[in-house]
RNA sequence: UGGCCGGAUGACCGCUUUGUUUUUACAGAGAGGAAAGUCCGGGCUUCAUGAAAACAUGGUGCCGGGUAACACCCGGGCGGCGAGAGCCGACGGAAAGUGCAACAGAGAGUAGACCGCCUGAUACGUCAGGUAAGGCUGAAAGGGUGCGGUAAGAGCGCACCGCGGAGACGGUAACGGCCUCCGGCUAGGUAAACCCCACCAGAAGCAAGACCAAAUAGGAGCCUCUUAUGCCGCGUUUUCACGGUGAGGCUCGGGUAGGUCGCUUGAGGGAUUUGGAGACAAAUCUCCCAGAUGAAUGGUCAUCACUCUUUAGGGAGUACAGAACCCGGCUUAUAGGCCA
Numbered sequence: 001u002g003g004c005c006g007g008a009u010g011a012c013c014g015c016u017u018u019g020u021u022u023u024u025a026c027a028g029a030g031a032g033g034a035a036a037g038u039c040c041g042g043g044c045u046u047c048a049u050g051a052a053a054a055c056a057u058g059g060u061g062c063c064g065g066g067u068a069a070c071a072c073c074c075g076g077g078c079g080g081c082g083a084g085a086g087c088c089g090a091c092g093g094a095a096a097g098u099g100c101a102a103c104a105g106a107g108a109g110u111a112g113a114c115c116g117c118c119u120g121a122u123a124c125g126u127c128a129g130g131u132a133a134g135g136c137u138g139a140a141a142g143g144g145u146g147c148g149g150u151a152a153g154a155g156c157g158c159a160c161c162g163c164g165g166a167g168a169c170g171g172u173a174a175c176g177g178c179c180u181c182c183g184g185c186u187a188g189g190u191a192a193a194c195c196c197c198a199c200c201a202g203a204a205g206c207a208a209g210a211c212c213a214a215a216u217a218g219g220a221g222c223c224u225c226u227u228a229u230g231c232c233g234c235g236u237u238u239u240c241a242c243g244g245u246g247a248g249g250c251u252c253g254g255g256u257a258g259g260u261c262g263c264u265u266g267a268g269g270g271a272u273u274u275g276g277a278g279a280c281a282a283a284u285c286u287c288c289c290a291g292a293u294g295a296a297u298g299g300u301c302a303u304c305a306c307u308c309u310u311u312a313g314g315g316a317g318u319a320c321a322g323a324a325c326c327c328g329g330c331u332u333a334u335a336g337g338c339c340a
Stems, first nucleotide, its partner, number of pairs: 001340005007304007015030006032320001036331002039329005044205004049241007057201005062076005077091001078089004092196002097194002099190002114135002116131006143161006162185001163183005169176002209261004219252007230245004268287008305318005
């Protein structure tokens, strides 16, 4: 640095649940790697609905693969951090447009002349012209080093490097390099700013929803639209089809808050073999591993394991933390131990 485990066994008593039963009792099971966060993706439920298109809103953003799917995982590319093993990703587009970069500085984008350097004039105060190599400022200043050239300079020219374009080669691809050729060479940075591009997504959610029983008052008042060419059918709009028949809102008042289901057999766990660099996939065999609802899953004793300590008799301690529809991830917390 990366990964794994995170207490075990027996007895007695107690609790919850499932099955069987002569309803006494017997047998089986009973909180995690994160159950936490509610950050993603789904299964499932409802909206009677369905098809097509557009829009809004939100999300993702290198390439290839895995998966039910994903913003996850695996492998790779590029960039960055680290001495290193490794880790991180903010990873499409800046020449479509808009915005932002305080201050400083001459000048912050098709952006520059303050100091300096050179030339001329001079009344010696300075003025005019040229320059962008040197300096200053700044997070960032019109590629870098060197040679030539010039009044002084400048890719002005040249060599090498950098950068841009094209081709060939390697790679599935993203991409790659002291490969070849062309070019003096660009208006920079920022998109986890708005935006553009590509792709994805109906909404709401187990307090979803279904059924049973009971009770009350089939309550009162007001408002809006409209009454079949209308209105409603859960993001909005349009078209078509289909279904329903008025639709919606506010205030006051009354009843119920019960029970059953959903609710645990699954994209399930384990072992072995095969394929694959790997994530993972397939086959065979095997197992059933909570289903509560004012809150079960515990207590005692003994032994062992681990850690610390010791007068070597013994003593003390053992993390983070507890199911509530389920599953796949990510993130966060973690005494101690093991592996590389």
Predicted 3D model of a 340-nucleotide RNA (Bacterial RNase P class A) from a marine eukaryotic metagenome.
Rfam family: Bacterial RNase P class A. By type it is a ribozyme.
Model confidence (mean pLDDT): 77 of 100.